Predicted 3D model of a 101-nucleotide RNA (Purine riboswitch aptamer) from Gottfriedia endophytica.
The coordinates come from a structure-prediction model, not an experiment, and the mean pLDDT is 76.
Its Rfam family is "Purine riboswitch aptamer". Rfam describes the family as follows. Riboswitches are metabolite binding domains within certain messenger RNAs that serve as precision sensors for their corresponding targets. Allosteric rearrangement of mRNA structure is mediated by ligand binding, and this results in modulation of gene expression. For this family Rfam cites "Riboswitches Control Fundamental Biochemical Pathways in Bacillus subtilis and Other Bacteria" (Mandal et al., Cell, 2003).
RNA sequence: UUCAGAUAUACAAAUACUCCUCAUAUAAUUUUGACGAUAUGGGUCAAAAGUCUCUACAUGGCAACCUUAAUUGCUAUACUAUGGGGAAAAAGCAUUGGUAA
Repeated sequence: UUCAGAUAUACAAAUACUCCUCAUAUAAUUUUGACGAUAUGGGUCAAAAGUCUCUACAUGGCAACCUUAAUUGCUAUACUAUGGGGAAAAAGCAUUGGUAA
C1' cells in the first nucleotide's frame, strides 16, 4: 500500500398501484325561501347548518295522513376524507443451477 473479516459510530432509504375489511366523520340528517301537484297527487329549484373534514347529502320498498296546504313514520342500499389490519403485486437482498465474458 492492497485484499478479506469483525466491532463501534454517523448518514440515507424503507412500498407505489389495485382489491377486501374495520374504526372515526354523518344521523346519506336538519332548517329556510321561491315555484308547483292534489287521493291517478304529495314534486322542482336555490340557500344555509351539520364533520378537528374534501366531497356527498340520493334511490328503492312498506305504511300512514292530507280535500287545495301541508306532509309523516319505518326500512334497505353508498360515495368521499383520514387512520388501522389483510390479500395480491412490485422492488430489493440471499442461496442454488445454467449460459456468456